About this RNA: The RNA shown here (transfer RNA) has 76 nucleotides and comes from Thermaerobacter sp. FW80. Rfam family: tRNA. By type it is a transfer RNA. Lineage of the source: Bacteria > Bacillati > Bacillota > Clostridia > Thermaerobacter. Model confidence (mean pLDDT): 82 of 100.

[in-house]
RNA sequence: GGGCGGUUAGCUCAGCUGGUAGAGCACGUCGUUGACGUCGACGGGGUCAGUGGUUCGAGUCCACUACCGCCCACCG
Numbered sequence: 001g002g003g004c005g006g007u008u009a010g011c012u013c014a015g016c017u018g019g020u021a022g023a024g025c026a027c028g029u030c031g032u033u034g035a036c037g038u039c040g041a042c043g044g045g046g047u048c049a050g051u052g053g054u055u056c057g058a059g060u061c062c063a064c065u066a067c068c069g070c071c072c073a074c075c076g
Base pairs, nucleotide, nucleotide: 001072002071003070004069005068006067007066010025011024012023013022019056027043028042029041030040031039049065050064051063052062053061
């Protein structure tokens, strides 16, 4: 330098063909317990990496940028 993949909740990840964003764990409250834990119920939490574009509508499509990973090339 070239190619491919990834970036979504605190963490690990889903999200089909564009139509108002989810799960598990974690966290909070309540119940249970002498207490903690376990278990059960309920709940909070998101500029979907950034910018621009397409569209009535973008996590999803397009372009560029940033970061992470893998591969290839180059470099005596």